[in-house]
RNA sequence: AUGUUAUCAAGAAAGGUGGAGGGAAUGGACCCUGAGAAACCUUGGCAACCUCUUUUUUUAAGAAAGGUGCUACAUUCUACUCAAUUCGUUGAGAGAGAUAACCC
Numbered sequence: 001a002u003g004u005u006a007u008c009a010a011g012a013a014a015g016g017u018g019g020a021g022g023g024a025a026u027g028g029a030c031c032c033u034g035a036g037a038a039a040c041c042u043u044g045g046c047a048a049c050c051u052c053u054u055u056u057u058u059u060a061a062g063a064a065a066g067g068u069g070c071u072a073c074a075u076u077c078u079a080c081u082c083a084a085u086u087c088g089u090u091g092a093g094a095g096a097g098a099u100a101a102c103c104c
Base pairs, nucleotide, nucleotide: 003102004101005100006099007098008097013043014042015041016040017039021032022031023030026079027078028077029076044071045070046069049067050066051063052062053061054060075096080093081092082091083090084089
């Protein structure tokens, strides 16, 4: 890398370096950005996948020291399939993606 399982409409800041892009991919939109993008560093914070404690141990609750992760907009929206429809759209699923754990 591929694979398996789970979750993804909640939540969460500032400083420094940097100097033009960014919001995964492709198309369409919409937004952020010299009142400073990406990336990197520091300190906070959020959360609870691993971890720890308890338990009804197949299920739940709690903790937050450690390993990750995250810290604009629903995974920013959308595309593919199905159903409904007042034809504006709505809902469900798939695909792709992200994160964790496992396998390797």
The RNA shown here (SAM riboswitch aptamer (S box leader)) has 104 nucleotides and comes from a Bacteroidota bacterium. It was read from a public genome assembly, where an Rfam model found it. The prediction has a mean pLDDT of 82.